About this RNA: FMN riboswitch aptamer (RFN element) from a Candidatus Zixiibacteriota bacterium, 134 nucleotides, folded computationally. Model confidence (mean pLDDT): 81 of 100.
């Protein structure tokens, strides 16, 4: 000094009241909160892409006397997966500033973005040390 390698740590947020019921933080009334991660000539929950979730194919390992099936772990591919506008500023902004909007997996339960759970899980990233070696 620097490119891989290896290690260490991080790494998801959020409801009140009333109401009708046997029962609702779910449903109805008035409200109120939250927004992963990279990227983007200017900061993003709505733009692009990832990740998480719900699958589905295949291979591999393991278990097993020996075979094969299931359950389990890696990998690889692949489906499905929600939202936004106008103005203004500017050199540039669906990303800022005003406005009005919208959108939120899975299981459980009187119907849930905010309860409880899978999760003390996983994970896109992220910061930081460290050997070879020069």
């Nucleotide at each position: 000094c620097a490119u891989a390698g290896u290690c260490u740590u991080c790494g998801g947020g959020g409801u009140g009241a009333g109401g009708u019921g046997a029962a609702a933080u779910u449903c109805c009334u008035c409200g109120a909160c939250c927004g992963g991660c990279g990227g983007u000539u200017a900061c993003a929950g709505u733009c692009c892409g990832c990740g998480a979730g719900c699958g589905g194919a295949g291979a591999c390992a393991a278990c097993u006397u020996g075979a094969a099936a299931u359950a389990u772990g890696u990998c690889u591919c692949u489906g499905c997966u929600g939202a936004a506008c106008c103005u203004g500023u500017g050199a540039a902004a669906u990303c800022c500033a005003g406005g009005u909007a919208c959108c939120g997996a899975c299981g459980g339960u009187a119907u849930a973005g905010u309860c409880c759970g899978g999760a003390u899980g996983g994970g896109a990233g992220a910061a930081g040390g460290c050997a070879c070696g020069c």